A computed fold for a 155-nucleotide part of an RNA, annotated as small-subunit ribosomal RNA, 3' minor domain. Its mean pLDDT, the model's own confidence on a scale to 100, is 81. Its Rfam family is "Eukaryotic small subunit ribosomal RNA". Its family is annotated with structural constituent of ribosome and ribosome in the Gene Ontology. On this family, see Yusupov et al., Science 2001: "Crystal structure of the ribosome at 5.5 A resolution".
[in-house]
Context: one part of a larger RNA
RNA sequence: CACCGCCCGUCGCACCUACCGAUUGAACGGUCCGAUGAGGCGUCGGGAGCUGCGCAAGUUGGGGCGACUUGGUUUGCGCGGUGAACUUCGACGAAUCUUAUCGUUUAGAGGAAGGUGAAGUCGUAACAAGGUUUCCGUAGGUGAACCUGCAGAAG
Numbered sequence: 001c002a003c004c005g006c007c008c009g010u011c012g013c014a015c016c017u018a019c020c021g022a023u024u025g026a027a028c029g030g031u032c033c034g035a036u037g038a039g040g041c042g043u044c045g046g047g048a049g050c051u052g053c054g055c056a057a058g059u060u061g062g063g064g065c066g067a068c069u070u071g072g073u074u075u076g077c078g079c080g081g082u083g084a085a086c087u088u089c090g091a092c093g094a095a096u097c098u099u100a101u102c103g104u105u106u107a108g109a110g111g112a113a114g115g116u117g118a119a120g121u122c123g124u125a126a127c128a129a130g131g132u133u134u135c136c137g138u139a140g141g142u143g144a145a146c147c148u149g150c151a152g153a154a155g
Stems, first nucleotide, its partner, number of pairs: 003130001005127001008123002011120001013117005019111002023107001025106007034097003039092001041090002045086001049082015133154003137150005
């Protein structure tokens, strides 16, 4: 910048924000039902191996003239101690799968709002008696601002 002013809404375009949303959506976590169940522990067994004692037989060394005595070692038998693998049962129980439910995130064609921007489109609703004075409540209607009825206010 002062009516060649100011300014309202639909529609179109671009961007932003949250919302709804088929997908019987997805991920993670908690609780619950059920299934499987590692693992260590206890327990019923098991008995590799190591080891103590006794007896018998064999073998060998020392002492002894000898009867005998004293050691080593092998095998067998008996009585113990310790004890690995494996194993019965039991409770505890990680983890996985599954049922239901709750919570937190998250994808989504499309839908419907709000906001922002500009020199887009249509009109001209408001501001002057803004060319039908304006505004409020309510009801109906209309591309849009709006129009009409009823009740009110004067800003």